C1' cells in the first nucleotide's frame, strides 16, 4: 500500500412549538385542570427451541407419540454457547459440519448393465468326444470388456493349468493388544479380518417430554331464553354399570338417574402487567461461555391500544422496522459508520 | 396475542424417492358459406432458497404467501 479473516460497537445529531400515554405532586371536589418525571428495538419479526407463571388428581406408572445426537464444560433450562476431537474447505488468519449404529433385523437402489448383493455374457483355463483345430457339453475363474452413483478393499510382484489376500511390500479400513489424554480421540504392534450405498428410510441403541397457554387464571359487579357445572331437596336403582382425568391400558376421583328450588358464565371493572435467572461500573476467578463480591440505578405497560406532527440548523443525506405476560437464546431483515487483533502478497529499511 | 393447515399447468384437483398427469380453458388444422358442437395436434406446470441421496413434488431446514379455529350458543 493492496487483497483478505475473526470480533465488539453504534443505528443521522441539535433546538423551538403544539399533542398523546402513564406515574407522582398540587388544587377540588367527583370530573375537568396545573406542575413535573418517563416513554419501542437490535431485531420489538418468525414463533423454531428452553424456562418462569397459572389451571387441570396433588401431575400418577406403562404402551403409543415427539424431540435430540461426537467429547469437557457453561446454565434456572436447552436443539443454546464456549473451548477441544474428528471430517471437508482455504498458501493464510479462518470457515462449514443433524458428527450414534447397515458389522441387530427388515425395505428400497428406477435407466443403463450379463449381473445389484448376488450374477458366468464377452474373455481365460482345464477336462470329455477328437490325429489336430474349430464346434458343441461339463467345470475353474472375478484378473478382461463395457455398464452405473456403487462391481466382492486400491496397486505392484511372486504364485497358478488360468486365477484369485493364495502369499508378500505400500497405502486405506476393521478388530485386538500395549503406551498417551478427564474424554471425544491420537500414537504403535499384532492379526489377511475386507463387510456395496441408503437411518433428513422404517427401525435400534442412549437421553429428555404430561397437557393446554395471559383470549392461561383470580376477584367485583350482572340481564331474556336455551345448554352446561355446582349446592340442595325428593323418588327410584344399586355394588356393578355410568361419568371424568388430551390417545389406550392401569390408577385416581365422584354411587348413579330422574324431577324441583337456589347459585353461576358473557359484556364491563379491576387484578395477573412489570423489581426482573434486572442493568451500569470496579475487581477478583477462568483460556473462554460464565461464575463471586461491593458500589449505584429504577428504564414503556396501552386496551381500539400512547410514542406522533410541524419548524430552523448541520453534514456522511438517514436501512430493517413499532412493544401487548416476562424472561434466555437461534433464525431472518438491515442504509451505512467507528474501533480492536490475527493473515498473505508486493516495496524500503 | 396464541394455536394449526395449505402451495403443483390459466384454473379445479392425482402422482410409494425413479421420465410430473387427467378434465376444462388457450391455440394450430379439419369439418361449415359462417358460428357452435365434433375431430386431430401443439404449447404451457412443483411458491422460493439451501442441505441429504446416485436421484428430490415427495425426507429435512430456512423462508415468503394465503387460509382457517380460539371469549358456551341465540
Nucleotide at each position: 500500500u493492496g487483497a483478505g479473516c475473526a470480533g465488539a460497537c453504534u443505528a443521522u445529531g441539535c433546538g423551538a412549538u403544539a399533542g398523546c400515554g402513564u406515574g407522582a405532586a398540587c388544587g377540588c371536589u367527583u370530573c375537568a385542570g396545573u406542575u413535573u418525571a418517563c416513554g419501542a428495538g437490535g431485531a420489538a419479526a418468525g414463533u423454531c427451541c428452553g424456562a418462569g407463571c397459572a389451571u387441570c388428581a396433588c401431575a400418577g406408572a406403562g404402551c403409543a407419540g415427539g424431540g435430540u445426537a461426537g467429547c469437557u464444560g457453561c446454565u434456572a433450562a436447552c436443539g443454546g454457547c464456549a473451548g477441544c476431537c474428528g471430517a471437508g474447505g482455504g498458501c493464510g488468519a479462518c470457515c462449514u459440519u443433524a458428527g450414534g449404529g447397515c458389522a441387530a433385523g427388515u425395505g428400497c437402489a428406477a435407466c443403463a448393465g450379463a449381473g445389484a448383493u448376488a450374477u458366468a455374457c464377452u474373455g481365460c483355463c482345464u477336462u470329455g468326444u477328437g490325429c489336430a483345430a474349430a464346434u458343441c457339453a461339463a467345470g475353474g475363474u472375478g484378473a478382461u470388456g463395457g455398464u452405473g452413483g456403487a462391481a466382492a478393499g486400491g496397486c505392484g510382484a511372486g504364485g497358478u493349468a488360468a486365477g484369485a489376500g493364495c502369499u508378500c511390500a505400500c497405502c486405506a479400513g476393521a478388530g485386538u493388544g500395549c503406551g498417551g489424554g478427564a474424554g471425544a480421540c491420537c500414537g504403535u504392534a499384532c492379526u489377511g479380518c475386507u463387510a456395496u450405498g441408503u437411518a433428513a428410510a422404517c427401525c435400534c441403541u442412549a437421553u429428555c417430554c404430561g397437557a393446554u397457554g395471559c383470549a392461561a387464571c383470580g376477584u367485583c359487579u350482572a340481564u331474556u331464553g336455551g345448554u352446561g357445572c355446582u349446592g340442595u331437596a325428593u323418588a327410584u336403582c344399586a355394588u356393578a354399570a355410568c361419568a371424568u382425568c388430551g390417545g389406550c391400558u392401569c390408577g385416581g376421583u365422584g354411587g348413579a338417574u330422574a324431577u324441583g328450588c337456589a347459585g353461576u358464565a358473557a359484556u364491563g371493572a379491576c387484578g395477573g402487567c412489570u423489581u426482573g435467572a434486572g442493568c451500569u461500573u470496579a475487581u477478583c476467578g477462568g483460556c473462554g461461555a460464565c461464575g463471586g463480591u461491593a458500589a449505584g440505578c429504577c428504564u414503556a405497560g396501552a386496551u381500539a391500544a400512547a410514542u406522533u406532527a410541524u419548524c430552523g440548523c448541520a453534514c456522511a443525506c438517514g436501512a430493517c422496522a413499532g412493544a401487548a405476560c416476562u424472561c434466555g437464546g437461534c433464525u431472518u431483515a438491515u442504509c451505512g459508520g467507528u474501533c480492536u487483533g490475527g493473515u498473505c502478497a508486493u516495496a524500503u529499511a | 396475542g396464541c394455536g394449526g393447515a395449505u402451495a403443483u399447468a390459466g384454473u379445479u384437483u392425482a402422482u410409494c424417492g425413479g421420465u410430473a398427469a387427467a378434465a376444462c380453458a388457450u391455440u394450430a388444422g379439419c369439418u361449415u358459406c359462417c358460428c357452435a358442437a365434433g375431430c386431430u395436434g401443439a404449447g404451457g406446470u412443483g411458491g422460493u432458497g439451501g442441505g441429504u441421496u446416485c436421484g428430490a413434488c415427495u425426507c429435512c431446514c430456512a423462508u415468503u404467501a394465503u387460509c382457517c379455529g380460539c371469549u358456551c350458543c341465540a
This is a predicted complex of two RNAs, RNase P RNA and transfer RNA, with 423 nucleotides together. It holds a member of the Rfam family "Bacterial RNase P class A". By type it is a ribozyme. The coordinates come from a structure-prediction model, not an experiment, and the mean pLDDT is 76.